Molecule: transfer RNA
Organism: Trichonephila inaurata madagascariensis
RNA sequence: GGGGUAUAGCUCAGUGGUACAGCAUUCGAUUGCUAAUCGAGAGGUCCCUGGUUCAAACCAAGGUACCUCCU
Numbered sequence: 001g002g003g004g005u006a007u008a009g010c011u012c013a014g015u016g017g018u019a020c021a022g023c024a025u026u027c028g029a030u031u032g033c034u035a036a037u038c039g040a041g042a043g044g045u046c047c048c049u050g051g052u053u054c055a056a057a058c059c060a061a062g063g064u065a066c067c068u069c070c071u
Stems, first nucleotide, its partner, number of pairs: 001069006009023003017054001025041005047063003051059001
């Protein structure tokens, strides 16, 4: 110098119009008890800043952190 990634505690989906899922966690059902199973819930300033747009996780710019390639 080139490319990529950043979204829930963790792993992640979401390519302009209400932010998903699995695991974990909480409550309930089931069980003599636990595990498993089933049902319900809680949990997000979408890395930061300011732009474009009626509207931005998404588009463009700058920045930060990490990964990778080249020299």